[in-house]
RNA sequence: CGAGUCGGCCAGGCAAUCGCCGGCGGCUGCCGCGCAAGCGGCAGCAGCGGGAGGAAAGUCCGGGCUCCACAGGACAAGACGCCAGGUAACCCCUGGGGGGCGCGAGCCCACGGAAAGUGCAACAGAGAGUAGACCGCCUACGUCGCGUUCGCGCGGCCGGUAAGGGUGAAACGGUGCGGUAAGAGCGCACCGCGCGGGUGGCAACAUGCCGCGGCUGGGUAAACCCCGUCUGGAGCAAGGCCAAAUAGGAGCCCAUCGGUGUGGUCCGCACCGGGCUCGGGUAGGCUGCUGGAGGCGUUCGGUGACGAACGUCCUAGAUGAAUGAUUGCCGGGGUGCCGUCAGGCACUCGCACAGAACCCGGCUUAUCGGCCGACUCGCAAU
Numbered sequence: 001c002g003a004g005u006c007g008g009c010c011a012g013g014c015a016a017u018c019g020c021c022g023g024c025g026g027c028u029g030c031c032g033c034g035c036a037a038g039c040g041g042c043a044g045c046a047g048c049g050g051g052a053g054g055a056a057a058g059u060c061c062g063g064g065c066u067c068c069a070c071a072g073g074a075c076a077a078g079a080c081g082c083c084a085g086g087u088a089a090c091c092c093c094u095g096g097g098g099g100g101c102g103c104g105a106g107c108c109c110a111c112g113g114a115a116a117g118u119g120c121a122a123c124a125g126a127g128a129g130u131a132g133a134c135c136g137c138c139u140a141c142g143u144c145g146c147g148u149u150c151g152c153g154c155g156g157c158c159g160g161u162a163a164g165g166g167u168g169a170a171a172c173g174g175u176g177c178g179g180u181a182a183g184a185g186c187g188c189a190c191c192g193c194g195c196g197g198g199u200g201g202c203a204a205c206a207u208g209c210c211g212c213g214g215c216u217g218g219g220u221a222a223a224c225c226c227c228g229u230c231u232g233g234a235g236c237a238a239g240g241c242c243a244a245a246u247a248g249g250a251g252c253c254c255a256u257c258g259g260u261g262u263g264g265u266c267c268g269c270a271c272c273g274g275g276c277u278c279g280g281g282u283a284g285g286c287u288g289c290u291g292g293a294g295g296c297g298u299u300c301g302g303u304g305a306c307g308a309a310c311g312u313c314c315u316a317g318a319u320g321a322a323u324g325a326u327u328g329c330c331g332g333g334g335u336g337c338c339g340u341c342a343g344g345c346a347c348u349c350g351c352a353c354a355g356a357a358c359c360c361g362g363c364u365u366a367u368c369g370g371c372c373g374a375c376u377c378g379c380a381a382u
Stems, first nucleotide, its partner, number of pairs: 001378010012330007020051002023048002026045008053353001057364002060362005065235004077231005082096005097111001098109004112226002117224002119220002134165002136161003142157006173191006192215001193213005198207003239287004249278006258272005294313008331351001332349007
């Protein structure tokens, strides 16, 4: 210098003007309470300081909080699945083991069980499972025919054979020697595989250690399934409080006058009234509501995730939903022109992804441009 890997960080800056949301204290006005001093509520005015994110997103996991349910057990359903640790908890994170990819830094993996059972495997292929003779190889044994120099030879049948060819993603371990009619773990050596033991490790697991087994039973479980672990439901529109108007309800009091029905009429009977109080619910308002498993710094423990101690800081709380708009300068991107290749000029883009809604811990997805640190590979020079 080029190519790359991992981790952390920023997310245009400054100024002016005009707004929006909520907080604090001040002034003014109105209302309520109070003897008063004053207190409280509402509105307005100016002032001070605050006002989106690394993902606020998807709502995919886990928890806090709230309400409901709940003796215990079993089944179903769902999620998860190497080991150890971290954590409030997790399907998260860290470290380790195993497998795969990369020259490497590093990256990826739903990584229990296929010898409980069931299922599946397109096309090709003879055969896809306690498999299979299509080509090839062999005719030792048996049998038939022909020939015969009587040793046997050739051909057929019955057969043998998984070493070679061919199909396929995948075809019953590999190499060599022996063996055989030809072959074959059929036998042996080495390698591989499996089982038992020893050793190391908390464990997963490893094993240039020892012994045994010729190796019979290939793949697929984000196929059913089996084994193990875990899981009650709903969610801030949870939940709590205050509480109109109207309608209906309950109680007490007043009026028994009037109206309607029944009836020919009267009595009687039934219904209809007014006031006050209470309770439930609706509109509306308040609360939950932002100080929390909180941020930052230092020290200590730990390989690390993380934990402990001390110090310090307060950092949005809207609800038809604020956090904005305009202008100027600087920075940045794009296009065009000029260029003495340093750059300059003009135009243009307001400039990545995107925006809180009870709160946290994660995961996943989106993201212009840029900064910092650690490391790897290549080339060159010293």